């Protein structure tokens, strides 16, 4: 940089000792113990691997060898995640509202994770 996903799901212990929720505003979490590190669990199904089916290919036909697609599973490997919808909003548009406040919806920006 590109693509996919982001209203589901899943916590205990030890060390530590005041912050944390990316950013700004809000609102929350936190001495009934924040961040961080470690251990043991758990969730999930992005990638690899496995299984089934479909389909294409072949210097040649293989108890599917190779590619692609769809689905399944969670017992294997690589990540990830384990307060609150990415906690909510920020920018643009539509609608509601007499107006403002505000609300709903759609899109965007930013971010996170995975794959390349």
């Nucleotide at each position: 940089c590109u693509c996919a996903u982001c209203c589901a799901g899943a916590g205990g212990g030890g060390c530590g000792g005041a912050g944390g929720g990316a950013u700004c505003g809000g609102c929350c979490c936190g001495a009934c113990g924040a961040a961080g590190c470690c251990c043991c669990g758990g969730c999930a199904a992005c990638c690899c691997g496995g299984c089934a089916c479909a389909u294409g290919c072949c210097a040649a036909u293989g108890g599917c060898g190779c590619g692609u697609g769809u689905g399944c599973g969670g017992u294997g490997g690589g990540u990830g995640c384990u307060a609150a919808c990415u906690c909510c909003g920020g920018c643009a548009g539509a609608c509601g509202g007499u107006g403002a406040a505000c609300g709903u919806c759609u899109g965007g920006a930013a971010g996170a994770u995975g794959a390349g």